[in-house]
Context: one part of a larger RNA
RNA sequence: GAUUGAACGCUGGCGGCAGGCUUAACACAUGCAAGUCGAGCGGUAACAGAUCUAGCUUGCUAGAUGCUGACGAGCGGCGGACGGGUGAGUAACGCGGAGGAACCUGCCCAGUAGUGGGGGAUAGCCCAGAGAAAUUUGGAUUAAUGAGGGGGGAGGAAAGGAGGGGAUCCACUUGUGGACCUUUCGCGAUCAGAUGAGCCUGCGUGAGAUUAGCUAGUUGGUGGGGUAAAGGCUCACCAAGGCGACGAUCUCUAGCUGGUCUGAGAGGAUGAUCAGCCACACUGGGACUGAGACACGGCCCAGACUCCUACGGGAGGCAGCAGUGGGGAAUAUUGGACAAUGGGGGCAACCCUGAUCCAGCCAUGCCGCGUGUGUGAAGAAGGCCUUCGGGUUGUAAAGCACUUUCAGCGAGGAGGAAAGGUUGGCAAUUAAUACUUGUCAGCUGUGACGUUACUCGCAGAAGAAGGACCGGCUAACUCCGUGCCAGCAGCCGCGGUAAUACGGAGGGUCCGAGCGUUAAUC
Repeated sequence: GAUUGAACGCUGGCGGCAGGCUUAACACAUGCAAGUCGAGCGGUAACAGAUCUAGCUUGCUAGAUGCUGACGAGCGGCGGACGGGUGAGUAACGCGGAGGAACCUGCCCAGUAGUGGGGGAUAGCCCAGAGAAAUUUGGAUUAAUGAGGGGGGAGGAAAGGAGGGGAUCCACUUGUGGACCUUUCGCGAUCAGAUGAGCCUGCGUGAGAUUAGCUAGUUGGUGGGGUAAAGGCUCACCAAGGCGACGAUCUCUAGCUGGUCUGAGAGGAUGAUCAGCCACACUGGGACUGAGACACGGCCCAGACUCCUACGGGAGGCAGCAGUGGGGAAUAUUGGACAAUGGGGGCAACCCUGAUCCAGCCAUGCCGCGUGUGUGAAGAAGGCCUUCGGGUUGUAAAGCACUUUCAGCGAGGAGGAAAGGUUGGCAAUUAAUACUUGUCAGCUGUGACGUUACUCGCAGAAGAAGGACCGGCUAACUCCGUGCCAGCAGCCGCGGUAAUACGGAGGGUCCGAGCGUUAAUC
């Protein structure tokens, strides 16, 4: 000199953009942070409508009917493995960059051939009664892949839902349902892709030799087992190997990287925010489910801690967002909204989303703006100094003439909005001018921020300057007080009666809504 996730002292007008527990991975009150689908199912607890019945105050009350909008609890599907947090552990295939083969992949995309027929249980409900469902579940039939040199054999899938319909057939209550046709969303199999995982290898990635030897599943083989998959991954047997001064083992420290800071560079330091990877979720262990977990807001066991209890027994896990106590030099609101972007579910409308977008607090940082402008010599008064003549503060003030940024008050007012709904045209599909889908046009219509940005009007210089320093380094000097005292100090050093170095004053210098100090890095 540059820099910081800073803190402290004094001071403090506005805005934009960022940032904000570095310490106790300490303990946590309270609220919220993962749901959704009725177009999978049986249904109807609540709300609303409709119809019926009864009472009557003639539009209210009570009851019934799932008929309709919807929907509590339940079965079922998908999602709770993402998103969000933290850095305790980890010096190692953890990370970085470069390769590899023995492997899985829900949702998504393309192709191929399928989706036919029977049965059963649980929850709910239930006095009973022949009787409750399903995209739930288990067999059977028929495939495909795989395996195999070939043959033969074994093994081995599926689920329906929604919309519309001219003719024909069936059931009957004669206008409904089914068969059938068609559209669409699904379901099972297989093959390929994409995406995302798992695994292996060489190299690089801290300190200590006041750590020199370490190792029995240890190193290799054969054969079983196991995994999605190679492999001592595991087991039996056999052999006696394997690592190490190019630092094994042990101990201490530490998440790694893109980057960040500094520096002319080489380097040195660092890993906040943002992004990629890893690890963890009260502590330790374990598996279940699943495409994916050995799972932060799932399960089981053990432990510590806290809470409830009728003492028999139970409940919990903020390193999610806020917030509390504690620790600390030190770090914010128990806010708003799903309007946008993204995610989950759903055909969709939509629902959920402390992700996110916004707002609040804080000069924590960077950037911008303002605190007036012009004129004004009687060089006023006052202060300070003085050689007593004067000098300086100083065009500074006052005075005069203007302006009104920002703040204040009032009025107007974009953009962030794309969607969605409805009507019509056209096209695709089809037997169909139904339905559905796509596209175009008209109408309608969604904003937390928000008293938005921005623009205009109003009034009045009106509301807005401090901090450190002045011996040398280092820009900036005099007087008074003090008298090796009180004190200063980054280094050299000042102070013992004329201190430009201490304290005050006047003056000056440097920065400026900041200025200094401390800490830390180069």

Predicted 3D model of a 522-nucleotide part of an RNA (small-subunit ribosomal RNA, 5' domain) from an uncultured prokaryote. The prediction has a mean pLDDT of 82.